[in-house]
Context: one part of a larger RNA
Molecule: large-subunit ribosomal RNA, half A
Organism: mouse gut metagenome
RNA sequence: GGCGCAUGGGGGAUGCCUAGGCUCUCGGAGGCGAAGAAGGACGUGACAAGCUGCGAAAAGCCGGGGCGAGUGGCAAAUGCACCGUGACCCCCGGAUGUCCGAAUGGGGCAACCCGUCGGGAGCGAUCCCGACAUUGCGCGGAUAGCGCAAGGCGAACGCGGGGAACUGAAACAUCUUAGUACCCGCAGGAAAAGAAAGUAACAACGAUUCCCCCAGUAGUGGCGAGCGAACGGGGAGGAGCCCAAACCGGCGGUGUCGCAAGGCAUGAGCCGGGGUAAUAGGAGCGUCAAGAAGUGAGUCGGAAGCGGGCGGAACCGUUUGGAAUGUCGGGCCGCAGCGGGUGAGAGCCCCGUACGCGAAGCGGAAGAUAAGCGAGACGCCACCUGAGUAUGCCGGAACACGAGAAAUUCCGGUUGAAAUAUCGGGGACCAUCCCGAAAGGCUAAAUACUACCGAGAGACCGAUAGCGAACGAGUACCGUGAGGGAAAGGUGAAAAGCACCUCGGACAGAGGAGUGAAAUAGACCCUGAAACCAUGCGCCUACAAGCGGUCGGAGCCACGUGAUGUGGUGACGGCGUGCCUUUUGCAUAAUGAACCUGCGAGUUGCCGUCGCCGGCGAGGCUAAGGGCCUGAGGUCCGGAGCCGGAGCGAAAGCGAGUCCGAAUAGGGCGCAGAGUCGGCGGGGGCAGACGCGAAACCGAGUGAUCUACGCAUGGGCAGGAUGAAGGACGGGUAACACCGUCUGGAGGUCCGAACCGGUAAGCGUUGAAAAGCUUUCGGAUGACCUGUGCGUAGGAGUGAAAGGCCAAUCAAACUCGGAGAUAGCUCGUACUCCCCGAAAUGCAUUUAGGUGCAGCCUCGGGCAAGUACCGUGGAGGUAGAGCGACUGACUGGAUACGAGGGCUUCACCGCCUAUCAAGUCCUGACAAACUCCGAAUGCCACGGCAUGCUGCCCGGGAGUGAGGGCGCGGGUGCUAAGGUCCGCGUCCGAGAGAGGAACAACUCAGACCACCGGCUAAGGCCCCCAAAUACGGGCCGAGUUGAAGCCAAUAACGAGGUGGGGCCGCAUAGACAGCUGGGAUGUUGGCUUGGAAGCAGCCAUUCAUUUGAAGAGUGCGUAACAGCUCACCAGUCGAGUGGCCCCGCAUGGAUAAUACCCGGGCAUAAGCCCGUUGCCGAAGCCGUGGGACACUUUUUUAUGGAGUGUCGGUAGGGGAGCAUUCCGGUCACCGCUGAAGGCGGGGCGUGAGCCCCGCUGGAGGGUCCGGAAAAGCAAAUGUAGGAAUAAGUAACGACAAUGGGGGCGGGAAACCCCCACGCCGGAAGACCAAGGGUUCCUGAUCAACGCUAAUCGGAUCAGGGUAAGCCGGGACCUAAGGGCCAGCCGCGAGGCGACCCCGAUGGACAUGCGGUAAAUAUUCCGCAGCCCCGGAGGUCAAGUGAUGUGGAGACGGAGGAGUGACACACCCGCGUGCUGACGGAAUAGCACGUUGAACCGCGUAGGUAGACGGGCCGCAGGCAAAUCCGCGGCCUGUGCUGAAACGGGACAGUACGGCGAGCCCCCGGGCAAGCCGACAGCGGUGGUAACCAUACUCCCGAGAAAAUCCGCUAAGCGUUAUAAAGACCUUCGGGCCCGUACCGCAAACCGACACAGGUGGUCGGGUAGAAGAUACCAAGGCGCUC
Repeated sequence: GGCGCAUGGGGGAUGCCUAGGCUCUCGGAGGCGAAGAAGGACGUGACAAGCUGCGAAAAGCCGGGGCGAGUGGCAAAUGCACCGUGACCCCCGGAUGUCCGAAUGGGGCAACCCGUCGGGAGCGAUCCCGACAUUGCGCGGAUAGCGCAAGGCGAACGCGGGGAACUGAAACAUCUUAGUACCCGCAGGAAAAGAAAGUAACAACGAUUCCCCCAGUAGUGGCGAGCGAACGGGGAGGAGCCCAAACCGGCGGUGUCGCAAGGCAUGAGCCGGGGUAAUAGGAGCGUCAAGAAGUGAGUCGGAAGCGGGCGGAACCGUUUGGAAUGUCGGGCCGCAGCGGGUGAGAGCCCCGUACGCGAAGCGGAAGAUAAGCGAGACGCCACCUGAGUAUGCCGGAACACGAGAAAUUCCGGUUGAAAUAUCGGGGACCAUCCCGAAAGGCUAAAUACUACCGAGAGACCGAUAGCGAACGAGUACCGUGAGGGAAAGGUGAAAAGCACCUCGGACAGAGGAGUGAAAUAGACCCUGAAACCAUGCGCCUACAAGCGGUCGGAGCCACGUGAUGUGGUGACGGCGUGCCUUUUGCAUAAUGAACCUGCGAGUUGCCGUCGCCGGCGAGGCUAAGGGCCUGAGGUCCGGAGCCGGAGCGAAAGCGAGUCCGAAUAGGGCGCAGAGUCGGCGGGGGCAGACGCGAAACCGAGUGAUCUACGCAUGGGCAGGAUGAAGGACGGGUAACACCGUCUGGAGGUCCGAACCGGUAAGCGUUGAAAAGCUUUCGGAUGACCUGUGCGUAGGAGUGAAAGGCCAAUCAAACUCGGAGAUAGCUCGUACUCCCCGAAAUGCAUUUAGGUGCAGCCUCGGGCAAGUACCGUGGAGGUAGAGCGACUGACUGGAUACGAGGGCUUCACCGCCUAUCAAGUCCUGACAAACUCCGAAUGCCACGGCAUGCUGCCCGGGAGUGAGGGCGCGGGUGCUAAGGUCCGCGUCCGAGAGAGGAACAACUCAGACCACCGGCUAAGGCCCCCAAAUACGGGCCGAGUUGAAGCCAAUAACGAGGUGGGGCCGCAUAGACAGCUGGGAUGUUGGCUUGGAAGCAGCCAUUCAUUUGAAGAGUGCGUAACAGCUCACCAGUCGAGUGGCCCCGCAUGGAUAAUACCCGGGCAUAAGCCCGUUGCCGAAGCCGUGGGACACUUUUUUAUGGAGUGUCGGUAGGGGAGCAUUCCGGUCACCGCUGAAGGCGGGGCGUGAGCCCCGCUGGAGGGUCCGGAAAAGCAAAUGUAGGAAUAAGUAACGACAAUGGGGGCGGGAAACCCCCACGCCGGAAGACCAAGGGUUCCUGAUCAACGCUAAUCGGAUCAGGGUAAGCCGGGACCUAAGGGCCAGCCGCGAGGCGACCCCGAUGGACAUGCGGUAAAUAUUCCGCAGCCCCGGAGGUCAAGUGAUGUGGAGACGGAGGAGUGACACACCCGCGUGCUGACGGAAUAGCACGUUGAACCGCGUAGGUAGACGGGCCGCAGGCAAAUCCGCGGCCUGUGCUGAAACGGGACAGUACGGCGAGCCCCCGGGCAAGCCGACAGCGGUGGUAACCAUACUCCCGAGAAAAUCCGCUAAGCGUUAUAAAGACCUUCGGGCCCGUACCGCAAACCGACACAGGUGGUCGGGUAGAAGAUACCAAGGCGCUC
């Protein structure tokens, strides 16, 4: 380490539970709000953080009613209270009710700030009370004032105004989605509609609305997808009315007459009467009749009911047990046996329940009743009866109806009638006929919905479920924001919640003890599974190799007994490449999953279709609705309507027929077949329709705290360099020009810090950092950088332009919604067994990975046929073959028409030809699209045959429509491919087994199960490894080969390899090979050549001679010769030797990347070939036993017996079952004597599963028969939680650095103290502003947080801390911009918007120094100042007085020069203190100090001179006025501004130094009351960016506003004093609200972090240096948390 057993930890599944949800039913209510809502903020308790309640009268106050003993909410404890004089609690009514919010006095960043008027309290500061918004309407002599109303919120329902897109149409535009989503306006408890200018059709009905039908009909429709009525019928409900006008009258108006009163006329106004219709009605005139019943939506009224609550029957004992409600025994009640609780399961224990009663209040029935309506008939007459209307036309919309033949309705535009003898309609239009009366209005009920209240229900959920939320949830948390949005239940019957003891630093934790039925019920608490982590024991394991199992099996261990036992382990051996998905094909190195547990996907509604079951049946069924009854249930009624009963035809129409047709023909479709309703099941359509998944589209909103650009107002840029224009001077010119020197200080100038940027490299890349660090680099007075406040918004913005940026997102942001968009695509899709079982083809397809039809599968029903085989007959043109049989192409030869070329010629004729060549002949051979021929097989038809197998038709359900390998026949390709396309077959696919080393498709062979039985197939038999070291014959020497074949592994060709066969030579007249010898002569043949002699080359009857034989030479060789050889000959030797052809095996050719294709072995074969006999060998076959299914048969009909056969299987079809949850019934079921669940064991079943036993557990659970489903998981990069591995690994966040001593402490590298050391020092120091929000200080604590430890902390707990007239903000002002009465625009929401208001980043405006303190100080204290307001007193004083008017306020950039305080440095003097080992020395050295504000006074240097004043006069400007300003004129003055210094402030009661009681102490020191010394510079030099200074000079881009302030006058007030306003002095009084702690370049802000990043302004010392560079230091701060 493995397996097993046991015991734990961990974790929180499972079971049980429910406090909460979900979906409904019935009833109620259907609103709240200026009398201040909804919703909040802040408060409120003895102590109080949260929730709840409440509101300064604050977990409450008052009253009425109820209840009756306790009470002060959740929620304990402590403390203190209340209560029979009735508390608490419940119901009802009332009071109080801060601030915000419509928010309403004004403002505003909601919960804050600031007012005006009146009243009241107080000496006063100040406080209290009331009123003060806007709009509309009404009243109102009316710009005043008064009254009423509105505004805002709320779930759905309603009406109206605007109005998408995805999507569907398999693309898309009309169309669809859809008038949906969404936005907006408005209303009600309902809304809307509504009392016919209607619908119909020769019959009629009689407002509207809603339901069921009509009907998926008529229609409409790229006549596509789709959309889709009405009439009429059945029901619910039921209701009808009022104006305008005619006419009459009244009051105004107008005209006219009149002196007037008034008359006349008129009629545009108002009021009353009258009047409201279609068989027209009304008015008027005439005639007649009559004053009702009734209705009554308003009012009165008050019943039922609800209602805090009250009454409300009946039980004991026994037994088990911790407990009785269980068991047993005996009773009782019931108009009550619904339900809940009580220690387990209770009619009789408790609360309740049935039933009955009930105050206030709510509620509104019956009843009564006001107004109004309610009364007319006939005749005459012709007055009235809704006008920019109806209609037409143009453009749109709505009607089911898309412009259509398009009526009807509505809107915009434009036209524009009629008047009852009229007008509208009846689906173009016209006529007849019929119906109705527009252009005014009101109207219950039946209908829709449920945020809310009450009472209930559930074949709904039960904590990953059910609402997001059972719990302190719209919370924590995330986001700038809109918005998004969790997790988290359970002790026990009762806290009886562990007294006490021990260990421990400990209130941590643990062990005892105790409680309890139980403590592995101990609060992390019921049960307590799995992953995972441990501990103990048994067996195994260190020469062995693996999808880890399975089969066999030794040994050891345990139990156990007597058996061949059971269990654990498993040495050794055989076989063996996971699961899923997707595929032709996966161990694949193709997909998915690390693991465990829970959750996780074909559902539901409607419509039609098929099947099964059931009811009725030529019929069947009701729908809406209604009645009754104990209930969303039952039953009855309800026949509208639907289907069927008759069809055919385009239709008229006819009808068991009908249509076509001349037809009595023929043919088509029909008749001679029962349906219908319900339940269940299969599949289809419409709906999200099996689940998850887009990229996108559209709507409404949210965002410019990031960033882009713009606007307003502020700020910043060390230092150095260059030296433009201009100027001065000199030269020069007629004058210019020009030149020189100086001056000057320009510039998108130069170098270079801050600052802004980001060139290059390295590092970083699970970072320190979701963009950085280091070094380097660019700009750095400019088109520069930056703060604050504003503006621009999504097809929009902004963009010096990169498609850049618009909150870590951009070729169209983000959020929510349409929405479950769509996804012919990918993935996933869950228990078992049984039967059958495919396809990857054809046709078509904007089709090719999709789909339709057909094909193939399955199930049900029907028919009785088909096929294999044999026989007979038949069609045919393939293989082959052939081509003197066609078409076409072709080889060689012969011949040759003809042509070309040449010759000849005057021309013809002709001749030649190594050119082409028709035709013919001979010869040979070819063809998918040639055939004179022509099979095999297949095909068709008929007949025959027996077992078996199939077939066809109808209907339900599919799947498949990527195929692949192999063999054969072909096309293509290269007679390439594991290529591709067809055909025939086969297998894989979907097929296991055996062989082939391994290997889908190659060989053998088709697996129902079992067997330690037998026989075989392919293939094998030496060992691995079952079977022959079998037999006979031959071959191979290459380890060739041992590889049957595909992948896949060659061949041409070469070779005295070897064996066999055939043919032909040579050979005892002596062959072949070897050895010995010869191999000569003409001649060096001729030519060529420098040479060529056999042997460079050329020539040739390569000749001839000698010879036994010898080439004018086979090869080597030489410059050429020479030389060596060969051919050839002889000798020797003594028997075979040589060539050619064919066959077998072998050999070279041979050649790719990690090692071979097993190991050993190979002539003694285990190789190869031929033959022979045995054996082995599979899931094949046989045997034995068993199972299932189908068929047949049998009978005492059944899932019985017998027989026969079958039983591989993916997609898929069919059948039968198991399990889970819930429901009904049932077993008078089981259960504390122990349910479910959990852990282990045993048994049963083919299986899903079931049963039993033990332990755990502690309250529920089952059987059987049926029913209903949120009904079964291993996979979806699924989802939630838990917990592994890597791994005790990486890392611990700047490499500025630590070391020692001491202390506290249980414990110290890190805390505290001390001593050293190191680091920063334009910062890593100090001060502000943002932002943060207690982090500040003190004490206590160390679980968690801190990347380690911690005694420490920005952590935890508790307490404390922020003090202002003069600092910042408000009570002052205005900028950009924002808001907005009026006004303008828009369907609405809303947009714009002068005055006005808001709005600092700007303007205005009064405090300094010192001290104190744990924590605040320009705030407290001390001292010294200043500002505003008010009172009083005094003095002055004719004017005063504003929102008007004038001045001022008031402004750019750059540059240089001057002045010169502080800081600082140095020098000198002085004060105090200290001073050294060796040597020297106090007239010395060293250290520190030697100082001082606001403010008041003075008014200097400087600046300014075209400036600033003074006086007088005039004026038509400054919206009125002006003495002011302005303008003009005259006279005149020197002012105006202003640092510094100086004086005061100011003897600092100080600093500093010394002494020092006392206290603490680690003995170094620390704290400290008090006391002492007043003792020290108006010094000098250097230096400066403050101040003077908003100055000065230059330049061009020409550089806020308003208030405060100072003048002036208007109205008004006031004028000789009693002084209204004012100034100055003195004195007294007053001075409000908010901020103020702390961090603030960072551990407290923005970056998820105690994060190497980012963050605006101010100060910023010394030495060196130009400098703020750089280096080292000071003050000060740190050593960066392992």